RNA sequence: GGGGACGUAGCUCAGCCUGGUGAGAGCAGUUGUCUUAUAAACAACCGGUCGCAGGUUCAAACCCUGCCGUCCCUA
Numbered sequence: 001g002g003g004g005a006c007g008u009a010g011c012u013c014a015g016c017c018u019g020g021u022g023a024g025a026g027c028a029g030u031u032g033u034c035u036u037a038u039a040a041a042c043a044a045c046c047g048g049u050c051g052c053a054g055g056u057u058c059a060a061a062c063c064c065u066g067c068c069g070u071c072c073c074u075a
Stems, first nucleotide, its partner, number of pairs: 001074007010027004020058001029045005051067005
């Protein structure tokens, strides 16, 4: 240089293929219940510019384009 995959909560990921309700789960964190206390368990809460910008559309995490980053293959 060429090709490919990925980027969503503090972490690990689902959702994208087939656009449409209020963006979710587990773990972590906070508070409470329980306990002599802690842990565990249970309940509630806390959480996001969906990598960035632009385009298409009535409507974009999802489609298109460019860029950035990480990884893999290849010369």